[in-house]
Context: one part of a larger RNA
């Protein structure tokens, strides 16, 4: 000297990009954060409008118009949050597949035939404070279920032909078994079923590397390997039954402490130290264990079952709940923000589309937390005015500083115009669409007018004097000031530094 997610102190004008619970992974009121498809299905509600009847109260019928709730599909495993655990093949990096899977996308081949029962919604009729939930009838489908076909797929069996030679790979050809479908529409088209291939995403395995400790020397019985076998998508002592006694270990095993891990960040001439906040990849984790189900994909943050602590509500029989999502509360804290606006744009979901949904994400709020710009005015002005401090009483200094005189209007104020971001939608068109925002920017209008602190001045260190006090009060990063002439303390003046900030405090190098 640099540097921080910083906090305290005084002190504060604007703006533009960043960044804000490092502590209790403590508890959480409220509202929202993941829903969508009527072009899969049966039904239900029905406004304006419009015709038409009318007893003027309504009624009927139309309608590409339309809720709510279910069945069905897809999403919901993303996308946000968080660092508690983890010293691990968790991560980084290089390589594998011995031994694997991949909805949605893309390509290619083959099909789309015949049939059948159900349950929800609903109805009746119950039971409970509720939360929910009986029983009994009826029903639809791109829901289920049986049959048939079987391109290619699986599985046995058995021949051949390459390659490899350790079990093994591949093609081929025969034989047995096995395995599919879903409809909409007048057509056109649009779905659907099986199956190979690619993309992409994931699963497993191996080398290398990056922490402290020996005031821990020994661990270790599914343990270390083998043979069968179970289980997976797949190897594997992953799990099981039997056999052999092996495996690790001062190149630190085991066992203790810390700790999410990198790209990177901060400093340094480097080397290296320290450090993993924003962001961006990777891993773990959703109140605490433990555990399966749906599914391509979870052992599943806003599913679900169990158990624990914990809170709510009961009609005391029971039941509801999980903010490390966004805001916002209590607590804890030196200490860290708004229950804002929008889906306009970038991306997600789902939908053929309109469109819905998105606290992802755009954007405003808040706070000099940081880093960067910019004002707070410019030029003139001696008789050196008054004051204020000092003084050898001559005078010196604050000082061109003020007053005056003459210019400017940046920023803030006000007044008028006013975006880019949008490119989409929509039958062609007409026409709709910007949260930010009446912001940016543009132009005018008045008038210096609304805008300067902080720290220090003994030496290291840049900058002195008087007063006061008198080992007191106090200062202090070190050396060290103070006991009657203190440039060191406290105030004046004057003077150095830095400036919307100065200064302490804390941690790094």
């Nucleotide at each position: 000297g640099g540097a921080u997610g910083a906090a305290c102190g005084c002190u504060g004008g604007c703006g533009g990009c960043g960044c804000g619970c490092u502590u209790a992974a403590c508890a959480c009121a409220u509202g929202c954060a993941a829903g969508u498809c009527g072009a899969a299905c049966g039904g239900u509600u029905a406004a304006a409008g419009c015709a038409c009847c009318u007893u003027c109260g309504g009624g009927u019928g139309u309608g590409c118009a339309u809720a709510a709730a279910g069945u069905g599909g897809c999403g919901a495993a993303c996308g946000g949050c968080u660092g508690a655990g983890u010293a691990a093949c968790a991560c980084g990096u290089g390589g594998g597949c011995a031994a694997c899977c991949u909805g949605c996308c893309c390509c290619c081949c083959u099909c789309u035939c015949c049939g059948g029962g159900a349950c929800a919604g609903c109805u009746a009729c119950g039971g409970g404070a509720a939360a929910c939930u009986g029983u009994a009838g009826g029903u639809a489908a791109u829901a289920c279920c049986g049959g048939a076909u079987g391109a290619c797929c699986c599985c046995g069996c058995a021949g051949c032909g390459g390659c490899a030679c350790a079990u093994g790979c591949c093609g081929c050809c025969g034989c047995g078994g096995g395995c599919a479908a879903a409809g909409a529409u007048u057509c056109a088209u649009c779905g659907g079923a099986g199956g190979g291939g690619g993309a992409u995403g994931g699963g497993c395995c191996c080398g290398c590397g990056g922490c402290c400790u020996g005031u821990u020397a020994g661990c270790u019985u599914g343990u270390u390997g083998g043979c069968g076998g179970g289980g997976u998508a797949a190897c594997g002592g992953c799990c099981c039954a039997c056999c052999a006694a092996g495996g690790c270990g001062a190149u630190u095993a085991u066992g203790g402490g810390u700790a999410g891990c990198c790209g990177g960040g901060u400093u340094g001439a480097g080397a290296g130290a320290c450090c993993g906040a924003c962001c961006g990849g990777c891993c773990a984790g959703a109140u605490u264990g433990g555990g399966a189900c749906u599914g391509a994909g979870a052992c599943a943050c806003g599913g679900c079952c169990c158990a624990g602590a914990c809170u709510c509500c009961u009609a005391c029989g029971g039941g509801a709940g999980g903010c490390a999502g966004c805001a916002g509360u209590g607590g804890g804290g030196a200490a860290u923000c708004u229950u804002g606006c929008g889906c306009a744009a970038u991306g997600g979901g789902c939908g053929a589309a309109a469109g819905c949904c998105u606290g992802a994400c755009g954007c405003a709020g808040c706070g000099a937390c940081g880093c960067c710009g910019c004002g707070u005015g410019c030029g003139g002005g001696a008789c050196g005015a008054a004051g204020g401090c000092c003084u050898u009483c001559g005078g010196g200094u604050c000082g061109u500083a003020a007053a005056c005189c003459g210019c400017u209007u940046u920023c803030a104020g006000c007044a008028g115009g006013g975006a880019c971001g949008a490119g989409g939608g929509g039958g062609a068109g007409a026409c709709c669409u910007g949260a930010c925002g009446g912001u940016a920017c543009c132009u005018g209008c008045a008038g210096a007018a609304g805008a300067a602190g902080c720290c220090c001045c003994g030496g290291c260190u840049a900058a002195c004097u008087a007063c006061g006090u008198g080992c007191c009060a106090g200062c202090a990063g070190c050396c060290g000031c103070g006991g009657u002439a203190a440039u060191a303390c406290g105030u004046a003046g004057g003077g150095g530094g830095c400036g919307a900030g100065c200064g302490u405090u804390a941690u790094c190098c």
Predicted 3D model of a 509-nucleotide part of an RNA (small-subunit ribosomal RNA, 5' domain) from an uncultured bacterium. Its mean pLDDT, the model's own confidence on a scale to 100, is 86.